[in-house]
Context: one part of a larger RNA
Molecule: large-subunit ribosomal RNA, domain VI
Organism: Pseudomonadota bacterium
C1' cells in the first nucleotide's frame, strides 16, 4: 500500500513450526514353554536417566557499593568520628531481579490410512493359491490428537461494538459553498520483569516514576558514647540498637504542564 466508508475489541484456522526418546525394578509367574538349565508375550504397577518448557515457596549461585569487619595512606585543624584512593582496595554476609546444583510439569491415551509380513473369499489354471474383481488385520513411522505462530489465506474470512451535514449540480461516481473534524489513533510526558532501536504494555490529575509515610518485611551487623565498655555465657550461641538498591501497603507532596497533529460527513 493493500483488504470498496473509518475504528476499537474478540474470534476461526487453511497453512506452517515444535514434541514424538531409552532404561531399571515388582507383579502376572518362577506360571507358559522346556529333559533339564534357563525361562518369556500379553497385561498391571512402581522408579529413573537424557532432553524440552516453566518458575524462584525451598537449595545453590551471582548480587560493582545493602550492612559489617580490617590494613595502608591523603583529606576534614586534633582525639573520636567519617571521606577519598588503593581490582568493589581486601574479607564476611546478603534483599529484589537473573539463574541451575533447585521445583513443578511434559513425551501420554486414542482414532485414520498404510509398510514389511499375517490372513479371509477367489478365479484365470475344475486342485492349488493373501489378489486378478473383492475383503481383514498390522509400525517408534504418515494423517490427527498436545504445544506455538497464523487471514498479505491478495482466496486478504467471521463476531460484537462504536462513529459521520446542509444546500446546489450531475444518472451515478462525484464536483461546488457554507459549515464541520466524529468514533478513535498519534506527537510530547511519567514509566515497565516489555525492550538493540522501533515493537509491545500501565499511566498521563491519576498510584505511572520519584519522594514520603508506615509499616511490613528481609539482611547483615553490635555503631556512637568526649575514661573504657554492647549485654548474657567458659564457648557454640543468644539477645537486638543503628544502617538498610531494587519488595508491599499507603499517601497527589514533585513531575506526568498547556497542546497540537492525523482521521471525516452514509460509503464502486
Nucleotide at each position: 500500500c493493500g483488504c470498496a466508508g473509518g475504528a476499537g475489541c474478540g474470534u476461526u484456522g487453511a497453512g506452517g513450526g515444535g514434541u514424538c526418546c531409552c532404561g531399571a525394578c515388582c507383579u502376572u509367574a518362577g506360571u507358559a514353554c522346556g529333559a533339564g538349565a534357563g525361562g518369556a508375550c500379553c497385561g498391571g504397577g512402581u522408579u529413573g536417566g537424557a532432553c524440552g518448557g516453566a518458575c524462584c515457596g525451598c537449595u545453590c549461585g551471582u548480587g560493582u557499593a545493602c550492612c559489617a569487619g580490617c590494613u595502608g595512606u591523603c583529606a576534614c585543624g586534633c582525639c573520636a568520628g567519617u571521606g577519598g584512593c588503593a581490582a568493589c582496595g581486601c574479607u564476611g554476609g546478603g534483599u529484589a531481579g537473573c539463574g541451575a546444583u533447585g521445583u513443578c510439569c511434559g513425551g501420554a491415551c486414542g482414532g485414520g490410512a498404510u509398510a514389511a509380513c499375517c490372513g479371509c473369499u477367489g478365479a484365470a489354471u475344475g486342485c492349488a493359491u493373501c489378489u486378478a474383481a473383492g475383503u481383514g488385520g498390522g509400525a517408534a513411522g504418515c494423517c490427527c490428537u498436545c504445544c506455538c505462530c497464523a487471514a498479505g489465506a491478495u482466496g486478504a474470512a467471521c463476531g460484537c461494538u462504536c462513529c459521520c451535514g446542509a444546500c446546489g449540480c450531475g444518472c451515478a461516481a462525484g464536483c461546488g459553498u457554507c459549515c464541520u473534524g466524529a468514533a478513535g489513533g498519534g506527537c510530547c510526558c511519567u514509566c515497565g520483569g516489555a525492550g538493540a532501536c522501533u515493537a509491545c504494555g500501565a499511566g498521563g490529575u491519576a498510584a505511572u516514576a520519584g519522594g514520603c509515610g508506615g509499616c511490613a518485611g528481609g539482611u547483615g551487623u553490635a555503631c556512637a558514647g568526649g575514661u573504657c565498655c554492647g549485654c548474657a555465657a567458659g564457648g557454640a550461641u543468644g539477645u537486638a540498637a543503628g544502617c538498610c538498591g531494587a519488595g508491599c501497603c499507603g499517601u497527589a507532596c514533585u513531575a506526568a504542564u498547556c497542546g497540537c497533529c492525523c482521521g471525516u460527513g452514509a460509503g464502486g